[in-house]
């Protein structure tokens, strides 16, 4: 990196290195950051697909392990309804992650 399926408004941060840019891409807005960005690192911690246990595909419970994730809804908007060309409110598209398959 292709494909399928599920999810996505809950949740959970300190320290140490670094040293300016971060929030997927591009555009427009807002934000966040020398009271220290992004990355790396270590320790906590969320969370429950994979994992475990209880009798079982349901459902309930656990948190050793794989993974993931710890500003703001995936920070908002961008394309389609519906609305009255507003507000607003769906539904996609993308993207992210997990789990599976060649």
């Nucleotide at each position: 990196g292709a494909g399928u399926u599920a999810u996505a408004u809950a949740g959970a941060a300190g320290a140490g290195u670094g040293g300016a840019g971060a929030g997927a891409u591009c555009a427009g807005g807002c934000u966040c950051a020398a009271u220290g960005a992004a990355a790396c690192u270590c320790u906590a911690g969320c969370a429950a697909c994979c994992u475990c246990u209880u009798a079982u595909u349901u459902a309930a419970g656990a948190a050793a392990g794989g993974u993931g994730c710890u500003a703001a809804u995936a920070c908002c908007u961008g394309u389609u309804c519906c609305g009255a060309u507003a507000a607003g409110g769906a539904a996609a598209a993308u993207u992210a992650u997990a789990a599976c398959u060649a």
SAM riboswitch aptamer (S box leader) from a Bacteroidales bacterium, 102 nucleotides, folded computationally. NCBI's taxonomy places the organism under Bacteria, Pseudomonadati, Bacteroidota, Bacteroidia, Bacteroidales. It was read from a public genome assembly, where an Rfam model found it.